[in-house]
RNA sequence: UCCGCCGGACAGGCAAUCGCUCGCUGUAUGCGGGAGGAAAGUCCGGUCUCCAAAGGGCAGCAUGCCGGCUAACGGCCGGGAGUCGGCGCUCUCAUGGCGCUGGCUACGGAAAGUGCCACAGAAAACAUACCGCCUCAAGUCGGAAGCUUCGGUUACUGGCUGGGGGUAAGGGUGAAAAGGUGCGGUAAGAGCGCACCGCGGCUGGAGUAAUUCAGCUGGCAGGGUAAACCCCAUGCGGAGCAAGACCAAAUAGGGGAGGAGGAGCGGCCCGCUCCGUUAUACUUCCGGGUAGGUCGCUGGAGCCGGUCAGUAAUGGCCGGCCUGGAGGAAUGAUUGCCGGCUCGCCGCACGGCGGGUUACAGAAACCGGCUUAUCGUUCGGCGGACCAG
Numbered sequence: 001u002c003c004g005c006c007g008g009a010c011a012g013g014c015a016a017u018c019g020c021u022c023g024c025u026g027u028a029u030g031c032g033g034g035a036g037g038a039a040a041g042u043c044c045g046g047u048c049u050c051c052a053a054a055g056g057g058c059a060g061c062a063u064g065c066c067g068g069c070u071a072a073c074g075g076c077c078g079g080g081a082g083u084c085g086g087c088g089c090u091c092u093c094a095u096g097g098c099g100c101u102g103g104c105u106a107c108g109g110a111a112a113g114u115g116c117c118a119c120a121g122a123a124a125a126c127a128u129a130c131c132g133c134c135u136c137a138a139g140u141c142g143g144a145a146g147c148u149u150c151g152g153u154u155a156c157u158g159g160c161u162g163g164g165g166g167u168a169a170g171g172g173u174g175a176a177a178a179g180g181u182g183c184g185g186u187a188a189g190a191g192c193g194c195a196c197c198g199c200g201g202c203u204g205g206a207g208u209a210a211u212u213c214a215g216c217u218g219g220c221a222g223g224g225u226a227a228a229c230c231c232c233a234u235g236c237g238g239a240g241c242a243a244g245a246c247c248a249a250a251u252a253g254g255g256g257a258g259g260a261g262g263a264g265c266g267g268c269c270c271g272c273u274c275c276g277u278u279a280u281a282c283u284u285c286c287g288g289g290u291a292g293g294u295c296g297c298u299g300g301a302g303c304c305g306g307u308c309a310g311u312a313a314u315g316g317c318c319g320g321c322c323u324g325g326a327g328g329a330a331u332g333a334u335u336g337c338c339g340g341c342u343c344g345c346c347g348c349a350c351g352g353c354g355g356g357u358u359a360c361a362g363a364a365a366c367c368g369g370c371u372u373a374u375c376g377u378u379c380g381g382c383g384g385a386c387c388a389g
Stems, first nucleotide, its partner, number of pairs: 001385010012338007020034005025028001036360001040371002043369005048240004060236005065079005080107001081105010108231002113229002115225003130171002132167005138161006146153002179197006198220001199218008244295004254286005261275005302321008339358008
């Protein structure tokens, strides 16, 4: 200098003009406010609202090392364990161990039961035995001290063939094969014996706990998979602001009261026609409810600063601040200047000129998280490459 991983911060600025929306009151040519870190996905948890609800259980779903924080959480913080890197120490290298440091973890139970484990392999689980190693007897082909009548014969011994037995060191398969290393031991081997490591049990110390350390003891359980069923523990009533509350036309229908008349024939009378006359025309009142309107609706687990407690997450106290609220849905557009990044040209260089680009996205009751998207800049940690000293 560059690259990778992890974590944090920012998310173009200013001005003018024309608009949109909300609030205020002085109703105007006014003043003031007006998207995000994710407003997104709607995944998790709450506030709020309505409905349901004796208590218990089954089923279903979710969560799952320990402690803390919080209104709550599957979130966050701290710790433990495991795992993958780096560095250091153990004289050097390797193994192993210890310490420091960065990343990751869906981290209860496989010693309750069931299922599954492709291919390869002898065997994928009441273990087994393909090659190999050892041994036994047999067959066969040899070698052979000694003896010899020199032709042979034989103690012993080697190879091969198939068979019986032993073995689980070594080879081979696999992601995984019934502890690892070493010494002894053995016919060959084997926790067969021993030391260390690992594992199980017991006891003791440290710690709130997860866990860890030490000692004693057992030659030692037995593969993996629970993001397969399952078991254990804990939690969970349902629907959602189109929740829900209020005001309330027209028409139709419902209820109460009155009711012998009512309506039409262009204004009145007669007349005629229609609907009624025991509740049915007609009049009036009431309630439900639709359109429509109002509220819910934005002052809140709020923001900023300080201080105290705490490793931290977070909490207490003090001071200051008000910071979107639409409803077919506002928060915008244009121009100019200055920025960031990048490319080209000029230039020894500082730099100058010109072009391109400037993300993801956009509130819909509200809040805390998670996840996903994001041009570019920047800070911190860890690791790597190159160059220089």